Large-subunit ribosomal RNA, domain VI from Halovenus aranensis, 249 nucleotides, folded computationally.
[in-house]
Context: one part of a larger RNA
């Protein structure tokens, strides 16, 4: 772009593709049973586990976590208080998210064969699975599962909206989405994102003050306790229109 020279939202069908989504081993039970003089010694079937694949997911357990708390060297500034710099100076924690070592799932059946074993039956009065006919068979093929898929030119089907402003787009706020495009939620009739309030969560108890403090003659003084589950931080949940989705095209 096309699918009628004829608009749109939504939900479908399923030609036709992909997949290995799914393989293997051990235990139990069966069974010390069948079989076998005897040593020795099974399977059909259930049920449990394990290992490699393959999806997926983060509640729990690591692991990262150069947003964050915290301790400390050395040095700079500074009255402290608080910062800079030294791989993040080093170290001990660590939400979110992202991830394995963590967790969840991945069957059965069903048809038509194969090689094969039959029924039945003649040529060939007998036999004979085959020649007419029919039954059974495989981790292999078709389905069944999972996942694409109306560009399937027989170019599909349905509701319900519109035929003049229906619908969709920029531009605006975002993120369950993202290399760009795309896709997704919202736009005031609004909780889309920020602020701010509560939960939740991370440190690990803040500055300043008291009141103690080894030493000292005093000035000073690491420190410890109170105040203070404190202070500081929150990429998470809620709730609130304060602030920005305006004016438009």
């Nucleotide at each position: 772009u096309g699918u009628a020279u004829u608009g749109g939202u939504g939900u479908c069908u399923g030609a036709c593709g992909g997949g290995a989504a799914c393989g293997c081993c051990c235990g139990u039970a069966u069974a010390g049973u069948a079989c076998g003089a005897g040593a020795g010694g099974a399977a059909c079937u259930a049920c449990g586990g394990g290992u490699g694949g393959u999806g997926g997911c983060c509640a729990c357990u690591g692991g990262u976590u150069u947003a964050c708390c915290g301790g400390u060297u050395g040095u700079u500034c500074g009255a402290g208080a608080g910062a800079g710099c030294a791989c993040u100076g080093c170290c001990g924690g660590g939400c979110g998210g992202c991830u394995a070592c963590g967790c969840c799932a991945c069957a059965c059946g069903g048809g038509g064969u194969a090689a094969c074993g039959g029924c039945u039956g003649a040529a060939c009065g007998c036999a004979u699975c085959u020649a007419a006919g029919c039954c059974g068979g495989a981790a292999a093929c078709c389905c069944a599962c999972c996942u694409g898929g109306a560009a399937a030119a027989g170019a599909g089907a349905c509701a319900c909206c519109g035929c003049u402003g229906a619908g969709a787009c920029c531009a605006c706020u975002c993120g369950u989405a993202c290399a760009a495009g795309a896709c997704g939620a919202g736009a005031u009739c609004a909780a889309u994102a920020g602020a701010c309030u509560c939960g939740g969560g991370g440190u690990g108890u803040a500055c300043g003050c008291g009141u103690c403090g080894a030493g000292g003659c005093a000035a000073c003084g690491a420190g410890a306790c109170g105040u203070u589950c404190a202070g500081c931080c929150u990429g998470c949940g809620a709730g609130u229109a304060c602030u920005a989705a305006c004016u438009g095209g």

Record summary
Taxonomically the source falls in Halovenus (Archaea, Methanobacteriati, Methanobacteriota, Halobacteria). Its Rfam family is "Archaeal large subunit ribosomal RNA".